[in-house]
Source information
A computed fold for a 130-nucleotide RNA from a Crocinitomicaceae bacterium, annotated as SAM riboswitch aptamer (S box leader). The source organism's lineage runs through Bacteria, Pseudomonadati, Flavobacteriia, Flavobacteriales and Crocinitomicaceae.
Parts: sequence; C1' cells; structure tokens
RNA sequence: AACUUAUAAAGAAAGGUGUAGGGAUCAGGCCCGAGAAUACCUUGGCAACCGCUUUUAAAUAAUCAAUUUAAUAGAAAGGUGCUAAAUCCUGUUUUGUUCCAAUUGGUUUUGGAAUGAAUAAAGAUGAGUU
Repeated sequence: AACUUAUAAAGAAAGGUGUAGGGAUCAGGCCCGAGAAUACCUUGGCAACCGCUUUUAAAUAAUCAAUUUAAUAGAAAGGUGCUAAAUCCUGUUUUGUUCCAAUUGGUUUUGGAAUGAAUAAAGAUGAGUU
C1' cells in the first nucleotide's frame, strides 16, 4: 500500500510547544478558533478490537493432558485506538407518511418539498492475509 472482515447516535482532562486556520476529500450547510482552535509532546482518562483469566460446547487426540474454533463472564499490567458536536448534518439507491402544484372520472398520473426506515459508496479504527 492492497484485499477481507467487525464496529460506530454512548464515553473520556489538564499542562507544554506552536501560530491561523480547522471540522478526511468535493459541494451545500452548520459549528470550533487570537479567551489560542486544528496539529505535535507529556501526564491522566474513556473504551474493550487484539491479547490475558474463568466457564461451557465442538473438533483433533486410544484416554488424561494438551491444541484449535466458537460463545459467556471478568480484569485492564501488554499491543492499538480514542479523548467538540451521530462518521457534526445532507448529497447512492429503494420505500412509507404528510404537504404543495399541475393533471385525472377517480388518492388517477407527474413533479417539488418536509420528515422517517432500510441500503450503497467513501472515510475512520481494530483484526487477519498478501
């Protein structure tokens, strides 16, 4: 760097460095920021993905032991991550409801708007593989 997969409306501070923009990209919004943001460092904290421990089940194994896989519970010393706002909101597709306009014999058909649900893409983080 690429691929696969899981998760995401919860949670969590202060000090130092530094200086003008920042909130992934693009667009439309809306926010943060000279009372110092974003970024970096230190110390804390949050969480529980890997890892650790308990229990259970299955498989390998002649049996025990051991190993592997899955699930449950616990802790937070190890590896990561995070520490403004739902991934800050919307923008892909499908669809429900309501409203408006035109249309129709007719809640018939079409378009627009608002508000829900599901879903895609992209990005973020963990794990595995190359």